The RNA shown here (c-di-GMP-I riboswitch aptamer) has 87 nucleotides and comes from an uncultured bacterium.
RNA sequence: UGAUCGAAAGGGCAAACUAUUCGAAAGAAUAGGGCGCAAAGCCGACGGCCUAAGGGCGAAAUAAGCCUAUGGCGGCGGGUUGCCGAA
Repeated sequence: UGAUCGAAAGGGCAAACUAUUCGAAAGAAUAGGGCGCAAAGCCGACGGCCUAAGGGCGAAAUAAGCCUAUGGCGGCGGGUUGCCGAA
């Protein structure tokens, strides 16, 4: 100095759950909480996953059911930037 490596130190983030708010839902925000995390920083216009309001199909019908992202998830893969430095 580097890494597809991860000891230490300082600090960082924050799952479930609870409350409130927003949302059709998935989910999100804030507060508490702390399961975990070396990228649990960032990117949703690549793959994957979740939801289906609206729209479409359906039907005698305003039903059931099915399809669909323009809604979401970065704590799934991937991309990208980056702190510390023992073995």
Source information:
Of the family's consensus pairs, 95% are formed in the model.